Model confidence (mean pLDDT): 75 of 100. This is a predicted structure of a 384-nucleotide RNA (Bacterial RNase P class A) from a Pseudomonadota bacterium. It matches the Rfam family "Bacterial RNase P class A". Rfam classes the family as a ribozyme. The organism belongs to Pseudomonadota, within Bacteria. RNAcentral holds the sequence, with entries from ENA.
[in-house]
RNA sequence: AGAGUAGGUCCGAUGGUCGCUCGUUCCCUAUACGGGAACGGGAGGAAAGUCCGAACUCCGCAGGGCAGGGUGGUCCCUAACAGGGACUGGGGGCGACCCUAAGGAAAGUGCCACAGAAAACAUACCGCCCCGUGAGAUGGCGGCAAACCCGUCUCAUGCGGUAAGGGUGAAAAGGCGAGGUAAGAGCUCACCGCUCUGGUGGUGACAUCAGGGGCAGGGUAAACCCCACCCGGAGCAAGACCAAAUAGAGGAACGUUCGAGGGCGGCCCGUCCGAGGUUCCCGGGUAGGUUGCUAGAGGCGUCCGAGCAAUCGGCGUCCCAGAGGAAUGAUCAUCGUCCGCCUCCCGGCGGAUAACAGAAUUCGGCUUAUGACCUGCUCUAACU
Numbered sequence: 001a002g003a004g005u006a007g008g009u010c011c012g013a014u015g016g017u018c019g020c021u022c023g024u025u026c027c028c029u030a031u032a033c034g035g036g037a038a039c040g041g042g043a044g045g046a047a048a049g050u051c052c053g054a055a056c057u058c059c060g061c062a063g064g065g066c067a068g069g070g071u072g073g074u075c076c077c078u079a080a081c082a083g084g085g086a087c088u089g090g091g092g093g094c095g096a097c098c099c100u101a102a103g104g105a106a107a108g109u110g111c112c113a114c115a116g117a118a119a120a121c122a123u124a125c126c127g128c129c130c131c132g133u134g135a136g137a138u139g140g141c142g143g144c145a146a147a148c149c150c151g152u153c154u155c156a157u158g159c160g161g162u163a164a165g166g167g168u169g170a171a172a173a174g175g176c177g178a179g180g181u182a183a184g185a186g187c188u189c190a191c192c193g194c195u196c197u198g199g200u201g202g203u204g205a206c207a208u209c210a211g212g213g214g215c216a217g218g219g220u221a222a223a224c225c226c227c228a229c230c231c232g233g234a235g236c237a238a239g240a241c242c243a244a245a246u247a248g249a250g251g252a253a254c255g256u257u258c259g260a261g262g263g264c265g266g267c268c269c270g271u272c273c274g275a276g277g278u279u280c281c282c283g284g285g286u287a288g289g290u291u292g293c294u295a296g297a298g299g300c301g302u303c304c305g306a307g308c309a310a311u312c313g314g315c316g317u318c319c320c321a322g323a324g325g326a327a328u329g330a331u332c333a334u335c336g337u338c339c340g341c342c343u344c345c346c347g348g349c350g351g352a353u354a355a356c357a358g359a360a361u362u363c364g365g366c367u368u369a370u371g372a373c374c375u376g377c378u379c380u381a382a383c384u
Base pairs, nucleotide, nucleotide: 001380002379003378004377005376006375007374008373009372010371012335013334014333015332016331017330018329020042021041022040023039024038025037026036027035028034029032044356048367049366051365052364053363054362055361056235057234058233059232068231069230070229071228072227073087074086075085076084077083088102089100090099091098092097103226104225108224109223110220111219112218125166126165127162128161129160131158132157133156134155135154136153137152138151139150140149174192175191177189178188179187193215194213195212196211197210198209199208200207201206239291240290241289242288250281251280252279253278254277258276261273262272263271264270298318299317300316301315303314304313305312306311336353337352338351339350340349341348342347
């Protein structure tokens, strides 16, 4: 210098002017959902996605089970988690370092395209080998010669053996070497792998050592499933309180000079009840308002202590948005930072001050978006 890897910090500072919003105190008046003054507060690392986990609230709930959903190496942290830390196993990278949903495939079921003989109770396309039959060549005995007979080689064919080799595939029934064999084969042996038993170390996952077993036996569980553990539902538009206008369930009084209808009755009279009417009371609840609402698993300290760390304990200190169609803005000056030009330097001039993005009950995480700067470490090249 280039390439990379891990982590951290900051989202310009101060002041003036004009606004917006919340709180406290106060003033004014025409007492309203009014106006004004002073002081104090006013976006983020992600406020985002709403993906996990909680607090809080209401509903449900004796206990247990089924169904359904989630999680899945170990130990630890945490209120909790699918989060975090450290470690173990596996994988990737020359390396710093990174990734890992990492229980069970000897409980059962399913699936494994194409190719291939065969994708799982194994099987046999080519090849290799023994034996039989036939043909050809050739050798031997004998013979004039041929055939028969006995061998060797080649080819064809049949019954078998084999799974070393070839070929197919993402994956082929432990790997590799030697012995062995007609050819072969864990058939036998060494090493590696696997599995079982035991010892040692570790809290543990696991590591390591020794011995036994020729080998149980393909892959797939973010396929069904099995095992272990966890899980009630809805969400601040939760919920609580106050409460118009209009309509009106119910109740009381008045009215009974109006009166539908009904009871007594065969009918009339009579008598009783009585819708409608007027006034008052009143439950629930809509609009609207208040609350929930921000002092908390809270922030900060280059503090102290425990721990490798995540994190926890202690001490000190601070109060840090709380709106509700939704405020947090604009502008100027100085300084800071960056860029360009001039200059030997000091410095001067001009420009920019940005990226992603805007709280809505509150926290802890994860994920995604994104600008600038800093630090540790690794590899490569060159120089000393």
The gene name in the source record is rnpB.